[in-house]
């Protein structure tokens, strides 16, 4: 120098936070919803999760 093993370290997944786990990305990264539009502008719609388990905000209705 090469080539395999094993460790192991950050950060992403449209609105807080924890636990398990999945995928990705290594800094010129991963990733940044939907409909409407010539358009990222203007307006309108759903989602606190990528997924499961909670835990808090927030919104409605009923009841005391």
């Nucleotide at each position: 120098g090469c080539a395999g093993c094993g460790u192991u370290g950050g950060g992403u997944g449209u609105u807080g936070g924890a636990g398990u786990u999945c995928a990705c990305c290594c800094u010129u990264a991963a990733c940044c919803g939907c409909c409407c539009u010539c358009a990222u502008c203007c307006g309108g719609c759903a989602g606190a999760u990528g997924a499961c388990u909670c835990c808090u905000a927030c919104u409605g209705a009923a009841u005391u």